[in-house]
Molecule: c-di-AMP riboswitch aptamer (ydaO/yuaA leader)
Organism: Actinoallomurus sp.
RNA sequence: GCAGGAUCCUCGCAGACCCGACGAGCCGGGGAACCAGGUUUCCGGGGUGAAUCGGAGCGCUUCGGCGUCCCGUAGGGCGACUUCCACGCCCGAAUCCGUCAGCUAACCCGGUAGGCGGAUGGUGGGAGAGGGG
Numbered sequence: 001g002c003a004g005g006a007u008c009c010u011c012g013c014a015g016a017c018c019c020g021a022c023g024a025g026c027c028g029g030g031g032a033a034c035c036a037g038g039u040u041u042c043c044g045g046g047g048u049g050a051a052u053c054g055g056a057g058c059g060c061u062u063c064g065g066c067g068u069c070c071c072g073u074a075g076g077g078c079g080a081c082u083u084c085c086a087c088g089c090c091c092g093a094a095u096c097c098g099u100c101a102g103c104u105a106a107c108c109c110g111g112u113a114g115g116c117g118g119a120u121g122g123u124g125g126g127a128g129a130g131g132g133g
Stems, first nucleotide, its partner, number of pairs: 001116002007024002010021003025112006035102001044100001045097004053072003057068004075091005081128006
C1' cells in the first nucleotide's frame, strides 16, 4: 500500500501484542402501521458476501442426480491524491441461522476479524485538488 464494517479513545496489569471492561465511529440482524404479498409450507426457508447463472468433457449413478475439471457469465476489485476515458491484470469464494424472519418508526441483539502485497517502483491521457518555485 490492497480488499474488507473490522478503526480509534479510556481503564485493568511492570507490560508492546494478546486478554477483559466501557465508550466513539463504522457494519450486520431482528422488529409496527402503511405498502407489498395473496398464499405455500421437504423440491424446506432465510442471512452475511461482488461471488450469481449457463454450457462442454471425464468419472460415478439407485438414472433423480453427484463429483471433478475446463470455457464463459450477472456482479466485484486493482493499476499508489481524486475523478473521467482508454488500456492492462485479477476475483467471480466461503460460511452462518436452524423449521423461522417481506418492508418496517419506537425498541431489541450482535460484530469490530483474519489475510495479502511492495521497497523509489508502481500504465497512458484529460480535468481538478494539493504542494513547490